[in-house]
The prediction has a mean pLDDT of 80. This is a predicted structure of a 119-nucleotide RNA (FMN riboswitch aptamer (RFN element)). Its Rfam family is "FMN riboswitch aptamer (RFN element)". Rfam's curators write: The RFN element is a highly conserved domain that is found frequently in the 5'-untranslated regions of prokaryotic mRNAs that encode for flavin mononucleotide (FMN) biosynthesis and transport proteins. This element is a metabolite-dependent riboswitch that directly binds FMN in the absence of proteins. In Bacillus subtilis, the riboswitch most likely controls gene expression by causing premature transcription termination within the 5' untranslated region of the ribDEAHT operon and precluding access to the ribosome-binding site of ypaA mRNA.The FMN riboswitch structure, reported in present an FMN-bound six-stem junction, adopts a butterfly-like scaffold, stapled together by opposingly directed but nearly identically folded peripheral domains.
RNA sequence: UCCUAUCUUCGGGGAAAGGUGAAAUUCCUUAUCGGCGGUAAAGCCCGCCUGCCCUUUUAUGGGCUGAUUCGGUGAAAUUCCGAAGCCGACGGUUAAAGUCCGGAUGAGAGAGGAUAUAG
Numbered sequence: 001u002c003c004u005a006u007c008u009u010c011g012g013g014g015a016a017a018g019g020u021g022a023a024a025u026u027c028c029u030u031a032u033c034g035g036c037g038g039u040a041a042a043g044c045c046c047g048c049c050u051g052c053c054c055u056u057u058u059a060u061g062g063g064c065u066g067a068u069u070c071g072g073u074g075a076a077a078u079u080c081c082g083a084a085g086c087c088g089a090c091g092g093u094u095a096a097a098g099u100c101c102g103g104a105u106g107a108g109a110g111a112g113g114a115u116a117u118a119g
Stems, first nucleotide, its partner, number of pairs: 004116007016030004031099002033088002035048004043086002051064004068084005090102003
């Protein structure tokens, strides 16, 4: 340093102001947020997690799952710089939710640490 095993820790952010209304952090104007791995540093490139549906006694297996362009630099960037855009599960709610409440003190992509054995 690598492999394997066991244990362990961590592991998703965000509504401020105004308007309409009987009622809205849900509508309108403005605001604001960005999980994990890969790759020239990425919410919108590829993959994954989450979520939903079907199947199964269970295990499991299958399916679905959002959004970007232009210019510049460069060997290399839909990732950087400049500009203008776009997107966001399910259930709930006096009124439609990325931002409120709930499943969730959950699960999890993964990240780190310790110990032991072997090479």